[in-house]
RNA sequence: AGAGUUUGAUCCUGGCUCAGGAUGAACGCUAGCGGCAGGCCUAAUACAUGCAAGUCGAACGGUAAAUGCCCCUUCGGGGGUAUGAGAGUGGCGCACGGGUGCGUAACGCGUAUGCAACCCACCCGCUGCCGGGGGAUAGCCCGGAGAAAUUCGGAUUAAUACCCCAUGAGGAGCGAGGAAGGCAUCUUCCACGUUUCAAAACUUCGGUGGCGGCGGACGGGCAUGCGUGCCAUUAGAUAGUUGGCGGGGUAACGGCCCACCAAGUCGACGAUGGCUAGGGGAUCUGAGAGGACGGUCCCCCACACUGGUACUGAGACACGGACCAGACUCCUACGGGAGGCAGCAGUAAGGGAUAUUGGUCAAUGGGGGGAACCCUGAACCAGCCAUGCCGCGUGAGGGAGGAAGGCCCUACGGGUCGUAAACCUCUUUUGCCGGGGGAUAAGGACACCUACGUGUAGGUGUUUGAAGGUACCCGGAGAAUAAGCAUCGGCUAACUCCGUGCCAGCAGCCGCGGUAAUACGGAGGAUGCGAGCGUUAUCCGGAUUUAUUGGGUGUAAAGCGUGUGUAGGCGGUUUAUUAAGUCUAAGGUUUAAGCCCGGAGCUCAACUCCGGUUCGCCUUAGAAACUGAUUUACUUGAGUGCGGUAGAGGCAAGUGGAAUUUCUAGUGUAGCGGUAAAAUGCGUAGAUAUUAGAAGGAACACCAGUGGCGAAGGCGACUUGCUGGGCCGUUACUGACGCUGAGACACGAAAGCGUGGGGAGCAAAUAGGAUUAGAUACCCUAGUAGUCCACGCCGUAAACGAUGGAUACUAAGUGUCGGGCAACCGGUGCUGAAGUUAACACAUUAAGUAUCCCACCUGAGUAGUACGGUCGCAAGGCUGAAACUCAAAGGAAUUGACGGGCACCCGCACAAGCGGUGGAGCAUGCUGUUUAAUUCGAAGCUACGCGAAGAACCUUACCUGGGCUUGACAUCCCGCUGACCGUUCUGGAAACAGAAUUUUCCCUUCGGGGACAGCGGUGACAGGUGGUGCAUGGUUGUCGUCAGCUCGUGUCGUGAGAUGUUCGGUUAAGUCCGAUAACGAGCGCAACCCCUACCCCCAGUUGCCAUCGGUUCGGCCGGGCACUCUGAGGGAACUGCCCACGCAAGUGGAGAGGAAGGCGGGGAUGACGUCAAAUCAGCACGGCCCUUACGUCCGGGGCGACACACGUGCUACAAUGGCCGGCACAGAGGGCAGCCACCUGGUGACAGGGAGCGAAUCCCGAAAGCCGGUCUCAGUCCGGAUCGGAGUCUGCAACUCGACUCCGUGAAGCUGGAAUCGCUAGUAAUCGCGGAUCAGCAUGCCGCGGUGAAUACGUUCUCGGGGCUUGUACACACCGCCCGUCAAG
Repeated sequence: AGAGUUUGAUCCUGGCUCAGGAUGAACGCUAGCGGCAGGCCUAAUACAUGCAAGUCGAACGGUAAAUGCCCCUUCGGGGGUAUGAGAGUGGCGCACGGGUGCGUAACGCGUAUGCAACCCACCCGCUGCCGGGGGAUAGCCCGGAGAAAUUCGGAUUAAUACCCCAUGAGGAGCGAGGAAGGCAUCUUCCACGUUUCAAAACUUCGGUGGCGGCGGACGGGCAUGCGUGCCAUUAGAUAGUUGGCGGGGUAACGGCCCACCAAGUCGACGAUGGCUAGGGGAUCUGAGAGGACGGUCCCCCACACUGGUACUGAGACACGGACCAGACUCCUACGGGAGGCAGCAGUAAGGGAUAUUGGUCAAUGGGGGGAACCCUGAACCAGCCAUGCCGCGUGAGGGAGGAAGGCCCUACGGGUCGUAAACCUCUUUUGCCGGGGGAUAAGGACACCUACGUGUAGGUGUUUGAAGGUACCCGGAGAAUAAGCAUCGGCUAACUCCGUGCCAGCAGCCGCGGUAAUACGGAGGAUGCGAGCGUUAUCCGGAUUUAUUGGGUGUAAAGCGUGUGUAGGCGGUUUAUUAAGUCUAAGGUUUAAGCCCGGAGCUCAACUCCGGUUCGCCUUAGAAACUGAUUUACUUGAGUGCGGUAGAGGCAAGUGGAAUUUCUAGUGUAGCGGUAAAAUGCGUAGAUAUUAGAAGGAACACCAGUGGCGAAGGCGACUUGCUGGGCCGUUACUGACGCUGAGACACGAAAGCGUGGGGAGCAAAUAGGAUUAGAUACCCUAGUAGUCCACGCCGUAAACGAUGGAUACUAAGUGUCGGGCAACCGGUGCUGAAGUUAACACAUUAAGUAUCCCACCUGAGUAGUACGGUCGCAAGGCUGAAACUCAAAGGAAUUGACGGGCACCCGCACAAGCGGUGGAGCAUGCUGUUUAAUUCGAAGCUACGCGAAGAACCUUACCUGGGCUUGACAUCCCGCUGACCGUUCUGGAAACAGAAUUUUCCCUUCGGGGACAGCGGUGACAGGUGGUGCAUGGUUGUCGUCAGCUCGUGUCGUGAGAUGUUCGGUUAAGUCCGAUAACGAGCGCAACCCCUACCCCCAGUUGCCAUCGGUUCGGCCGGGCACUCUGAGGGAACUGCCCACGCAAGUGGAGAGGAAGGCGGGGAUGACGUCAAAUCAGCACGGCCCUUACGUCCGGGGCGACACACGUGCUACAAUGGCCGGCACAGAGGGCAGCCACCUGGUGACAGGGAGCGAAUCCCGAAAGCCGGUCUCAGUCCGGAUCGGAGUCUGCAACUCGACUCCGUGAAGCUGGAAUCGCUAGUAAUCGCGGAUCAGCAUGCCGCGGUGAAUACGUUCUCGGGGCUUGUACACACCGCCCGUCAAG
């Protein structure tokens, strides 16, 4: 000292939460010792029992028992005397000490004063006095009443009890006089007169005690200034109330009380009322200011079962006194009585919670006493409790094979607990045992001695300790007797494994947990503190989050709607005085303790002791700048006068024209009106339209302007009257007269209310018509309040500049209105400096810099709600909460995304075209259903002829059945065998089982060993197409071949970020150019690569054949390499040239040239990223799961099912066609388990022969087309499904379930609804050919060539994309967010 939490990120505002300290604490776990302190916070609830206030015989009468002495004795005892208990009279004390915090918001407390308005027993000093007398009464005795408590009567008696008289230094009262002083009433002193007032004795004769007076000390009483809670949703309170006169009362003043008189007194500076509370020294916290608090200790107050009252007394209205009343408890013989723990212990109850019915008066202190002494639950000690603070210990040193064991990783080796342990050496605090052991004691008592002298003072000896045989000291044995608690996701120090699987649970805030949880539970380890540690509660802090120090109000919460103005606050220049504020100095006070500083004592510390130090208040003295007060003057603030001036400023009266509507009349005829389109409505009873006239109400076009005026609301035709304010000029007058303004008063749009008018248009409500799923809306047709006027209410608005008023100061530029000749002054706007601001923005019209005053704010919701009050006729206004819930709610700005926002651009995106799909049959895939199984995956675009470039068995993962269990497959070990393989036989569906047969190599010391293989065995392990694509790698799809995505440095911004990448052009392109706080760069684009189009060069077989020759006429042969072609290299195209436009980039031109022209065509190539996109079943791989099975082998079946629904295709519906015959022309590929010429057979699939070719050599039939013929619009000579029959081929095997051939059969279908797909040129369409896979099996897929179109005006619209901009309450990002109703809980 800060931190976490609002967001994708940022800055700000703002709340919530945490880290610290503290406690009279409690709870959980744990616990060795000591010192010091603390210990009913709740029920001021109720209390059993004991104790807590008595003492004095030196005040008095007197005395039981007992004892001593004397006398008597009937020997039982009696009498007297001395000592003398208990009780009584009397004195002093009981008003202290101890407890509690109910009440009290008060002179109760604190502080500072006053009493000229007072008291004070005991104590001290001074002074005076103590003479005489009297009558009673307790007790005792006798008698009585009562259960008791208690009480009555009679007789007798004492005193330091009571009464009377005397004395009066003196005191007190009254009267009048003098002097001095003071503070208003007055006080003090002196002398005089008069009245009145005392006393107690005891004695050892020393003394003690008593009375009057004065003074002191101690203690108290009263009064006053100031300070000392919350609520205004408590605003008025008050009749003894306020004062006076006179009395009473008191120690004393006073309405304290009473009679009379007056009508006052208190209050927004908060009276009265309500709620809460003992106050202070102090304590906790805090940097401080402050906030909270008042337990222990000290001071004060109040109280003593509740309420009231007085008595006694120096003192009480009295805790352990009295009386009365009440509640409660107890006793009772029912007639009556007794009691008060908020004293110490203790009990019950309450509560989360708080101790012993202990010891002693040894010390300190108190009461009584002359004293001894007695009393003392005050006090001193002990007991219980980790309740707190402080101290000590639980060992120290050495010790690595880094032991065992636990935990973790794993490449099997390691890491960690850990020098920790063991083991060796050492020490002995604490505890245990034994021994020693002082102070607290001074004083008193007793005995003796000394000096004065019988009592004091001193001395000697003896004696007196609860705590306690304690603290402390010495010795002994022995590591021996002693460690836990919380935490470990961030804040916040500390990490891994297992279990669990939004469950169980955690959590102070944010938040963890849905199968890999450092956040739950356990474990190992670690961190923190340590005889404690955590939790809970409470207070302060952090929180500058109530802001005096030290905050704010344009948009975050917050400026009253506006003005006038009361109180109050603040206030220009100047003179003098004063000294209230202010400042300086001194004095008084500020108890002690505590805190702080310095020191000292307990071994240290805590603790205790000694010394020292502030604020405040009061008094005195001084200063006079500033503020205040009084005063003198001034003119600049303010106001007035005079002269001008602009204006929708206000009020009243009058006037005007345009328009709408209605009415009357004319013309005129079928519609009008209205809408996106309609309908309701109006109209042949004549509308709309049009002409003329009339009526009536309301509003004032153009002018008109970020123009004007007004305090705001607001004000708009013209004229007149009345009237407010402003501005400018002038500088004549006043002389601070000013600013603000709580309450108060006034004004205050629209709507609304009341009464009465008025009512054209418009128009809530209402009605109808539409729209719609509905439409109590938007649109239309009607239409009432209202809108208008007068008067009266209401008092609110996004009453906004969301910006209170005033004054002063602080760059410029510019528009406009008013005044002025101008300089300039006043208003109203814009752009901007400094500055401010979280930013946006504000910026002389401040949100800048300052001063003054007012209003308002303090998380969001609840809520501007409820209650109360007040205003209002009402509607409602003003004032204005809480419970409860949440961890946010918010402001500004940023980047994205989105918009049925804007502007720009692109794409077969639309449009323009061509051909399809959707209808039919079939093929194929998928859903669904079915099934023993119909294995699995793929799911909008981007799943669905997809994985699968080919399921009859196999494949195969599925089902059924039959088997195997170290396994079908890999490595290692042991045993047996010698092979394995192959062949044959038996059982079986096969797997498999059994049998037969055949059959090894190397070395050797001939025992054996090794290699390899089979069989058997053991366990490590194998195996899994089991799960998780949301744990992953790799690969792939898509946006998208879209033009984007970023970085470095610089600059701008508090920051997220921006700039660059935007802008102007241009491009297919972030392509390039220009401009530019940016300059560069990277990944993408383009190019580099391949194919293709043209040419050249090289090469010339298997290719080619122009020329020459031969020929069986076939480039067949010789020959040739010219051409075609093949395949290696090169050239060619670059807006290079011309014209136009343009700064340039570039664009345009049927331009030239060229095979090709503006990227020539095609391919490969896919930026940063998005979709938790797809794939664990291609492969790999982490966890998890199965292990005689979820592994593995085999037979058969299934993946091919079939009411349906969908996708992709094929074939068609026909004449641009079908069929028959004839005749042409490719390219690219493939081929030895192959392609197969050719020949023969078969209608044919094909079969039987058979040449060539591992291929520029041989083989693999092109079709559409062209020529000719036929069919003539029909379910056909279209179409070929389906079915029947007969075959061919592949294959172990075509039943489920192959393809093909022939004969027969001849279904649907006549161009396809809504909707939807592809394609911009060698493209679509159409035609065939090849290949992969493959034994066989394409209408699919991948390729190849042949024939070969139409159309594009254009970018409004649909879809997708790009960049700029704008709005946003979205950021999981519009498939977002979010509101209301209803239902259930």

Overview:
The RNA shown here (small-subunit ribosomal RNA) has 1385 nucleotides and comes from an uncultured bacterium. Model confidence (mean pLDDT): 84 of 100. Rfam family: Bacterial small subunit ribosomal RNA.